This is a predicted structure of a 74-nucleotide RNA (transfer RNA) from Candidatus Aquitaenariimonas noxiae. The sequence was found in a public genome assembly.
RNA sequence: GGGCGGGUAGUUCAGCUGGCUAGAACGUUUCCCUUACAAGGAAGAGGUCAUAGGUUCGACUCCUAUCCCGCCCA
Numbered sequence: 001g002g003g004c005g006g007g008u009a010g011u012u013c014a015g016c017u018g019g020c021u022a023g024a025a026c027g028u029u030u031c032c033c034u035u036a037c038a039a040g041g042a043a044g045a046g047g048u049c050a051u052a053g054g055u056u057c058g059a060c061u062c063c064u065a066u067c068c069c070g071c072c073c074a
Base pairs, nucleotide, nucleotide: 001073002072003071004070005069006068007067010026011025012024013023019057028044029043030042031041032040050066051065052064053063054062
């Protein structure tokens, strides 16, 4: 330098044939339970969907550029 895959909650990841409020598990906060802790139960908070443009009535999803991570080729 070229090719491919990936970047979504604190972490690991779904979702991507464009359409109502973006989800799960773990973690975390509060409460219940307990003498207390753990386990268990209930409720909640937490997201610029890497960044910027474009297409569209409408974009996490399609297109372009850039940044970052991994693999392969040279």

Annotation: The prediction has a mean pLDDT of 82. Rfam family: tRNA. By type it is a transfer RNA.